[in-house]
RNA sequence: UGAGUCGACUGUGUAAUCGCUUUUAUAUAAAGAGGAAAGUCUGGGCUCCAUAGAGUAGAGUGCCAGGUAACUCCUGGGAAGUGCGAACUUACGGCAAGUGCAGCAGAAAAUAAACCGCAAUGAAAGUUGUAAGGGUGAAAAGGCGAGGUAAGAGCUCACCGCAUCAAUAGUAAUAUUGGUGGCAAGGUAAACCCCACUCGGAGCAAGGCCAAAUAGAAAAGUAUAGGUGCUACUCGCACUGCUUUUGGGUAGGCUGCUAGAUGUGUUUGGCGACAAACAUACAAGAUUAAUGAUUACAUUCAACAGAACCCAGCUUAUAGGUCGACUCACCUA
Numbered sequence: 001u002g003a004g005u006c007g008a009c010u011g012u013g014u015a016a017u018c019g020c021u022u023u024u025a026u027a028u029a030a031a032g033a034g035g036a037a038a039g040u041c042u043g044g045g046c047u048c049c050a051u052a053g054a055g056u057a058g059a060g061u062g063c064c065a066g067g068u069a070a071c072u073c074c075u076g077g078g079a080a081g082u083g084c085g086a087a088c089u090u091a092c093g094g095c096a097a098g099u100g101c102a103g104c105a106g107a108a109a110a111u112a113a114a115c116c117g118c119a120a121u122g123a124a125a126g127u128u129g130u131a132a133g134g135g136u137g138a139a140a141a142g143g144c145g146a147g148g149u150a151a152g153a154g155c156u157c158a159c160c161g162c163a164u165c166a167a168u169a170g171u172a173a174u175a176u177u178g179g180u181g182g183c184a185a186g187g188u189a190a191a192c193c194c195c196a197c198u199c200g201g202a203g204c205a206a207g208g209c210c211a212a213a214u215a216g217a218a219a220a221g222u223a224u225a226g227g228u229g230c231u232a233c234u235c236g237c238a239c240u241g242c243u244u245u246u247g248g249g250u251a252g253g254c255u256g257c258u259a260g261a262u263g264u265g266u267u268u269g270g271c272g273a274c275a276a277a278c279a280u281a282c283a284a285g286a287u288u289a290a291u292g293a294u295u296a297c298a299u300u301c302a303a304c305a306g307a308a309c310c311c312a313g314c315u316u317a318u319a320g321g322u323c324g325a326c327u328c329a330c331c332u333a
Stems, first nucleotide, its partner, number of pairs: 001329010012298007020032004034304001038315002041313005046203004053235004058199005063077005078092001079090004093194002098192002100188002115134002117130005142160002145157003161183001162181008207255004217246006226240005262281008
């Protein structure tokens, strides 16, 4: 200097005038959409069922150890794989529990094999042995080298792979080293399944209060040995009616609604995610739904995009600008 990897910040600025919403007293004054408010993918806080349970079904997660209110999230480590590397990805328990699947091709696709070939024999047809070489296929009885054989084959040996035992290190996943075994059981569980752990339901249109109005209406079915709710089902518990149809009244107001698993700063502990202590701050609460317009100057000429009970994550979109750490290549000293 160039090319990369990972992490973070910002999201036009300043001033004036008029306008909108909330609080205050009608004024003044103060405050007034996000890093994702989006997706509705997860987890909760909160409210009700409710006085609370057990089992079955169903669903979710899946290497180890931690963090958190909790999680399928985050942090650190291990293994496999990709990359020269910084780094990145992982739906990462089990196929010697069982069942299933792999079209066509091929001799044969797991109760697995002889098409070509090689060897022996024979005049030939053929017979016997073989699975090293070739072909088909995504995949063909572990790989490579040597010995051995009629020709071959873990048939034998060394190394690798696989299985198992022990020692060492580590909380563990796991790694290293050594011994034993020719070695059977190919692949696939994001196939059914098995194993371990976890899981009530509904949701702020939850729920509570006030006011007003109407018809305390009519009909049918069922009934305490029943029915309804919790609950998908059974037991259990609670209540005493329940289901369907016709017709009528109301749709208003207040609350829930923002002081919290909260924000910021410092110190301590920890590799880290985070935790603790001290100090300090109060940042929108609309409800047919509020934050806009004009002017002047500056310049990085400006993206994605608008709260509706709240919070913690993940995912997706994002113009431009700024910063930090690390890797590779080239050049110079």